[in-house]
């Protein structure tokens, strides 16, 4: 230099146009003589910018970052 892939919660991952979810973790409470387990409830996220669309995490383009291959 060329051709691809990925970016969603603190972490690991779902979600192929109409409400953003799970597990672990975290906070509070219950619980216990006290911890832990367990139970209940809560907090927390779509990399950035534009376009298409009535409506975009999702489709298109570009940028950034990470990663694979070729040279």
């Nucleotide at each position: 230099g060329c051709c691809g892939a990925a970016a969603u919660a603190g972490u690991u991952c779902a979600g192929u146009g109409g409400u953003a979810g799970a597990a672990c973790g975290u906070u509070u409470g219950c619980g216990u003589g006290g911890u832990a387990a367990g139970c209940a409830a809560g907090c927390a996220a779509c990399a950035c910018a534009a376009g298409u669309u009535c409506g975009a995490u999702u489709c298109u383009u570009g940028u950034u970052u990470u990663u694979g291959g070729c040279u």

The RNA shown here (transfer RNA) has 71 nucleotides and comes from a Minisyncoccota bacterium.
Lineage of the source: Bacteria > Bacillati > Minisyncoccota.
RNAcentral holds the sequence, with entries from ENA.
Rfam family: tRNA.